[in-house]
RNA sequence: GGAGUCGGCCAGGCAGUCGCUGCAGCGUAGCUGUGGAGGAAAGUCCGGGCUCCUUCGGACUGGGCGCCAGGUAACGCCUGGGGGGCGCGAGCCCACGGAAAGUGCCACAGAAAACAAACCGCCGGCCUCGGCCGGUAAGGGUGAAAAGGUGCGGUAAGAGCGCACCGCGCGACUGGCAACAGUUCGCGGCACGGUAAACCCCGCCUGGAGCAAGACCAAAUAGGGGAGCCGCACAGCGCACCGUGUCCCUAACCGGGGCGCGAGCGCGUUGUGCACCGUCGAAUCCGAACGGGCUCCCGGGUAGGUUGCUAGAGGUAGCUGGUGACGGCUAUCCCAGAUGAAUGGCUGCCAUUGACAGAACCCGGCUUAUUGCUGGCUUCGGCU
RNA sequence: CGGGGCAUGGCGCAGUCUGGUAGCGCAUCUGCUUUGGGAGCAGAGGGUCGGCGGUUCGAAUCCGUCUGCCCCGACCA
Numbered sequence: 001g002g003a004g005u006c007g008g009c010c011a012g013g014c015a016g017u018c019g020c021u022g023c024a025g026c027g028u029a030g031c032u033g034u035g036g037a038g039g040a041a042a043g044u045c046c047g048g049g050c051u052c053c054u055u056c057g058g059a060c061u062g063g064g065c066g067c068c069a070g071g072u073a074a075c076g077c078c079u080g081g082g083g084g085g086c087g088c089g090a091g092c093c094c095a096c097g098g099a100a101a102g103u104g105c106c107a108c109a110g111a112a113a114a115c116a117a118a119c120c121g122c123c124g125g126c127c128u129c130g131g132c133c134g135g136u137a138a139g140g141g142u143g144a145a146a147a148g149g150u151g152c153g154g155u156a157a158g159a160g161c162g163c164a165c166c167g168c169g170c171g172a173c174u175g176g177c178a179a180c181a182g183u184u185c186g187c188g189g190c191a192c193g194g195u196a197a198a199c200c201c202c203g204c205c206u207g208g209a210g211c212a213a214g215a216c217c218a219a220a221u222a223g224g225g226g227a228g229c230c231g232c233a234c235a236g237c238g239c240a241c242c243g244u245g246u247c248c249c250u251a252a253c254c255g256g257g258g259c260g261c262g263a264g265c266g267c268g269u270u271g272u273g274c275a276c277c278g279u280c281g282a283a284u285c286c287g288a289a290c291g292g293g294c295u296c297c298c299g300g301g302u303a304g305g306u307u308g309c310u311a312g313a314g315g316u317a318g319c320u321g322g323u324g325a326c327g328g329c330u331a332u333c334c335c336a337g338a339u340g341a342a343u344g345g346c347u348g349c350c351a352u353u354g355a356c357a358g359a360a361c362c363c364g365g366c367u368u369a370u371u372g373c374u375g376g377c378u379u380c381g382g383c384u
Numbered sequence: 385c386g387g388g389g390c391a392u393g394g395c396g397c398a399g400u401c402u403g404g405u406a407g408c409g410c411a412u413c414u415g416c417u418u419u420g421g422g423a424g425c426a427g428a429g430g431g432u433c434g435g436c437g438g439u440u441c442g443a444a445u446c447c448g449u450c451u452g453c454c455c456c457g458a459c460c461a
């Protein structure tokens, strides 16, 4: 000097002047004092607080997470450790439980894609002499992937068929809280690919909606109209129908009327039970409880105020425990709260001033966008 | 501010749940037919499946992240 890698800090400052806005005070059309965006306020991807809803129970239910230990209000976040991978290295990355529970899939190619299997080749036998039968997974070829590797023995040829080493699995022992590790010991010829960001199994977590939540006050209107669904059973009452007894119109028939009895059905209504709808949601079913006419469309009115609303898992400093994330104690500070929605413009000085970008209930993370400065470390080249 | 959905040739859509060939209609082009045009018939071209990354042998499809577009949500009765 080049290349790389890991961090840290800032997001201009001060003064003057003109404005905007929250709050407080005063002598109140105003004046004075004081406060006034971010590291991401963003995406809304996770987690929590807060508010409302009856967050009730169960299942072979849905969703999420997934090495181990810890941190935390909680997390899919963070810290430390283990294992694997990449890089010469500093360092970085990993949805990293289970494929010897079960199911599915593995296109094309290939003989075969998984309780196996013989296309070529090799070996043996037979014969009609290039075919058939049998053995064989060492070799060829296909594929992303082909059923441990190397060597020796063995064999007709071969093969964990046997043996040695390596690898693998299981058990014990040792170290570690654990994940896991070990050139420790024993057993097993090896026990059958990949895929779980496929179903699934195992373990853990998990109600829903969201400040347009929710609460209060005020104002106004037509408490309007239409469409769809509105089931079943039982009981009571009423009405109409039917049958029948009796009385009357009537001396008698038909017919009609009054009263009584009977059974069934229809309509209306009330109650109960079941069903239905809602409370759990394009996460299913069963049960409990509570509530109920429900859904959609057209139309009418007001579009005002208060609250929730900012003191909080808060900031800063010191001490302290911990490798660390983080925790504890003490002191001190109050640091936006708008609702057409404020936080800006100009001038001067300082050493240079910029990028991404603007709070809207509040926090903890992640992700994405982005300027400048600066430190450590690695590596390469040159010179001394 | 909060919630939900979509993105596939020029246009409108299917395929995504259950991963292996990207397809349909209209449009475009060429040829036939016609005196010519239209219609019709036959054929052809045209697609980073919104971008990037991951899982997988393999991604439009599964997962993550970003971008763009669209829709819904005030209160009273």
Stems, first nucleotide, its partner, number of pairs: 001380009012350007020036007038356001042367002045365005050210004056287004062206005067081005082096001083094004097201002102199002104195003119140002121136007148166006167190001168188005173182003214307004224298006231274009241264001242262008276292004300460003314333008385457007394410004404441001412428005434450005
Molecule: RNase P RNA; transfer RNA
Organism: Woeseiaceae bacterium